RNA sequence: CUGGAUAAAGCCAAACCUGCCGUGAGGCAGGGACGGAAAGCCACGGGUCUCAAUCAUUUUCGACUGAAACAGACAGCCGGGCUGCCUUAG
Numbered sequence: 001c002u003g004g005a006u007a008a009a010g011c012c013a014a015a016c017c018u019g020c021c022g023u024g025a026g027g028c029a030g031g032g033a034c035g036g037a038a039a040g041c042c043a044c045g046g047g048u049c050u051c052a053a054u055c056a057u058u059u060u061c062g063a064c065u066g067a068a069a070c071a072g073a074c075a076g077c078c079g080g081g082c083u084g085c086c087u088u089a090g
Base pairs, nucleotide, nucleotide: 001090002089003087004086011036012035016031017030018029019028020027021026034076040082041081042080044079045078046077047074048073049072050071054067055066056065
């Protein structure tokens, strides 16, 4: 450097439940483990989701429906960047 095992020392913690925060996506804390070798960190590209100015459609009006700027969320969706534990092996 490449790789990752029925190994070891440790680590994180999905769904769900409770509390708090947020309009919301979601976040934080506690419980809990589906999983993870970067499930550590960063919204840079794509993606998904939220909010929503606005536009379109239709209508008597409104609602519904479709699209969606701005602003956000997700790093446990895929890439990319930075950093890093252990180690059978090559």
Predicted 3D model of a 90-nucleotide RNA (c-di-GMP-I-GGC riboswitch aptamer) from a Deltaproteobacteria bacterium.
Of the family's consensus pairs, 95% are formed in the model.
The coordinates come from a structure-prediction model, not an experiment, and the mean pLDDT is 85.